[in-house]
Model confidence (mean pLDDT): 81 of 100. A computed fold for a 99-nucleotide RNA from Marinobacter sediminum, annotated as Glycine riboswitch aptamer. It was read from a public genome assembly, where an Rfam model found it.
This record gives sequence, structure tokens and C1' cells, in this order.
RNA sequence: GACAUGCUAGCGGGAGAGACCGUGUCGCACUCCCGUGUGGCCGGCGCCGAAGGAGCAACUGCCCCGGAAACUCUCAGGCAAACGGACCGCUAGCAUGAA
Repeated sequence: GACAUGCUAGCGGGAGAGACCGUGUCGCACUCCCGUGUGGCCGGCGCCGAAGGAGCAACUGCCCCGGAAACUCUCAGGCAAACGGACCGCUAGCAUGAA
């Protein structure tokens, strides 16, 4: 101690895909009742990829093992808004390196 990298925190940006269906089930609100609306869970079908997770090409004389991603899969997650969100930018702190 300019600057670089990493981590953490704050702020800003940040995509995709059914506000799907049900004589199911449990709440809440409204209603004199019948019911209506809404939220969770369960089940059904259809979809999405950018939490997380999994797979592999080059590499090796061969095999095993290892082996990246924004690629692939869709286990998990998600499919109005909100929340979340890989990643990006700014600021601050810390660590390492350092003209």
C1' cells in the first nucleotide's frame, strides 16, 4: 500500500416454466342455510433450470481412478405477485499476494 484474488456483510440489478385439475383433507374469511373465496397438505397430469445435487470431453500407450461449465439430467427445488434465485455491479471489513 496503487492494484489483484478469495471470503463475509450491506445496497442495486437478476431469467425460465399451469394464479392447472380434484365429490380428497385441514385451517381461515364471508354467508341464516345451501355454499363462495383463500391458504397449507395429499393425489393427478403438464412444464422450467439459475439454490443445492448428479453426469462427462480433452488429458493417459491401455484399464481403473481422477476430471470444468451458463453443457446434460431433473433427485431436490420451482411454474401470478411477494419470497427465493446462479450470476453481475458498487461500497465496507477481513485474509493472501503485491508495483
Overview: It matches the Rfam family "Glycine riboswitch aptamer". From the family's description: This family represents the bacterial glycine riboswitch. Glycine riboswitches usually consist of two metabolite-binding aptamers domains with similar structures in tandem. For this family Rfam cites "In Vivo Behavior of the Tandem Glycine Riboswitch in Bacillus subtilis" (Babina et al., MBio, 2017). Its family is annotated with glycine biosynthetic process in the Gene Ontology.